[in-house]
Context: one part of a larger RNA
Molecule: large-subunit ribosomal RNA, domain VI
Organism: Myxococcales bacterium
RNA sequence: CGUUGGAGACUUGAGGAGAUUUGUCCCUAGUACGAGAGGACCGGGACGGCCGCACCGAUGGUGUACCGGUUGUUGCGCCAGCAGCACCGCCGGGUAGCCAUGUGCGGCAGGGAUAACCGCUGAAAGCAUCUAAGUGGGAAGCCCACUCCAAGAUGAGGUCUCCCCGGGACUUCGGUCCCCUGAAGGGCCGUCCGAGACGAGGACGUUGAUAGGCCGGAGGUGGAAGCACGGCAACGUGUGAAGCUGACCGGUACUAAUCGCCCGUGAGG
Numbered sequence: 001c002g003u004u005g006g007a008g009a010c011u012u013g014a015g016g017a018g019a020u021u022u023g024u025c026c027c028u029a030g031u032a033c034g035a036g037a038g039g040a041c042c043g044g045g046a047c048g049g050c051c052g053c054a055c056c057g058a059u060g061g062u063g064u065a066c067c068g069g070u071u072g073u074u075g076c077g078c079c080a081g082c083a084g085c086a087c088c089g090c091c092g093g094g095u096a097g098c099c100a101u102g103u104g105c106g107g108c109a110g111g112g113a114u115a116a117c118c119g120c121u122g123a124a125a126g127c128a129u130c131u132a133a134g135u136g137g138g139a140a141g142c143c144c145a146c147u148c149c150a151a152g153a154u155g156a157g158g159u160c161u162c163c164c165c166g167g168g169a170c171u172u173c174g175g176u177c178c179c180c181u182g183a184a185g186g187g188c189c190g191u192c193c194g195a196g197a198c199g200a201g202g203a204c205g206u207u208g209a210u211a212g213g214c215c216g217g218a219g220g221u222g223g224a225a226g227c228a229c230g231g232c233a234a235c236g237u238g239u240g241a242a243g244c245u246g247a248c249c250g251g252u253a254c255u256a257a258u259c260g261c262c263c264g265u266g267a268g269g
Base pairs, nucleotide, nucleotide: 001152005163006162007161008160009159010158011157015149016148017147018146021049022048023047024046025045026044027043033038050107051106052105053104054103055102059100060099061098062097066093067092068091069090070089071086072085073084074083075082076081110144111143112142117137118136119135120134164268166179167178168177169176170175180266185263186262187261188260189205190204191203192202193201210256211255212254213252214251215250216249217248219245220244221243226239227238228237229236230235
């Protein structure tokens, strides 16, 4: 810009993309077959490999804004307690998120038309012949079926709901201009996100829990500081499952989403 007024939702599916993999074992059955050795078709079941999608409850990894331990050194006057630097100084753990080596699920079943091939009926050609007329079966392959995208599918589809019912001048009758009006809805702006390169998508904007803060909880760390007691001391014990705590869950208007502005019209080839 188009889709023949505008708008918000929800859709149909032309078409396209993806997927459509494979093994072992068991039963049938030591049956059919075979002198034996060996050993099935058909049908049924179980467990794997590989590939793919999703996820983080469990198992693990990471986790430089969480907790603890510890070395050297500098500083806070000193002790104690802290902080800076040294690869996050080093080390032990670890929430969320993101992950796999982890977990769940899928590659199933079915239908249609066929290939090679196997048939039925059957003449030309009194026979024969699957073919010439007619007709059946038959593949991991083809079409459908499964998953995803999808009406710029210009062949621009469908359904529901919502919105707009002013005036004047000029005109070459194509239109131009002025005043009024400005809907439904959309955007700008702001607070953000399991959304994201930017756009986009989604949530919220005081009629508010969107983010931060605060409060509570979960999870993590692992027993704070201070004081008391024991010990010459290092240190230990008690107060006390203590103190601290990013991203997680919930609550709460304390802070910030203030106030506003713009687009979009007037009934429609």